[in-house]
RNA sequence: GCCGGUUUAGCUCAGUGGUAGAGCUCCCGAUUUGUAAUCGGACGGUCGUCAGUUCGAAUCUGACAACCGGCU
Numbered sequence: 001g002c003c004g005g006u007u008u009a010g011c012u013c014a015g016u017g018g019u020a021g022a023g024c025u026c027c028c029g030a031u032u033u034g035u036a037a038u039c040g041g042a043c044g045g046u047c048g049u050c051a052g053u054u055c056g057a058a059u060c061u062g063a064c065a066a067c068c069g070g071c072u
Stems, first nucleotide, its partner, number of pairs: 001071007010024004018055001027041004048064005
C1' cells in the first nucleotide's frame, strides 16, 4: 500500500427498513437466624463519527476512525 471482518447498556452478545432487546454485573425487595443460591423489580443506549438514499435507517450506500486478520 491492497483486501476482508468487527464496532449496539458497565461486560458478553442478539436484532437482515417500521416502538432498541437478552444474559451477566451493579442497586432495591422477597425468601433465610445470617450468608450463598433462588425469585421479583428498577436503573442503565445520542446503536463508533460524519454524510447520502428513503415517508421511515442499528439495519442499505459512501468517507473517516479504532481494533483484528490476510496479502505484498
Source information
This is a predicted structure of a 72-nucleotide RNA (transfer RNA) from uncultured Akkermansia sp. It was read from a public genome assembly. The coordinates come from a structure-prediction model, not an experiment, and the mean pLDDT is 85. Lineage of the source: Bacteria > Pseudomonadati > Verrucomicrobiota > Akkermansiaceae > Akkermansia.